[in-house]
């Protein structure tokens, strides 16, 4: 050096709509903590194209992982 894959909330995972355990915060419960109950806050690696519309197509870049030289 060349060619594949993956990249979404802190962490694992869905998506036709950007949602959901978990975790975090308040608040209720409770003498107190833990469980419970209610609600709130957070994400599409980055940059651009193209589409009426993109997590999804394209093109370039970062990362990691694989094969090969």
């Nucleotide at each position: 050096g060349a060619g594949g894959c993956u990249u979404u909330a802190g962490c694992u995972u869905a998506a036709u709509u950007a949602a959901a355990g978990u975790a975090u915060c308040u608040g209720c419960u409770u003498u107190g903590c833990a469980c419970g109950c209610a609600g709130g806050a957070g994400a599409u690696g980055c940059g651009g194209g193209g589409u009426a519309g993109a997590g999804u197509c394209c093109c370039g870049u970062a990362a990691g992982c694989c094969u090969u030289a």
This is a predicted structure of a 69-nucleotide RNA (transfer RNA) from Gymnoscopelus nicholsi. Its Rfam family is "tRNA". Rfam classes the family as a transfer RNA.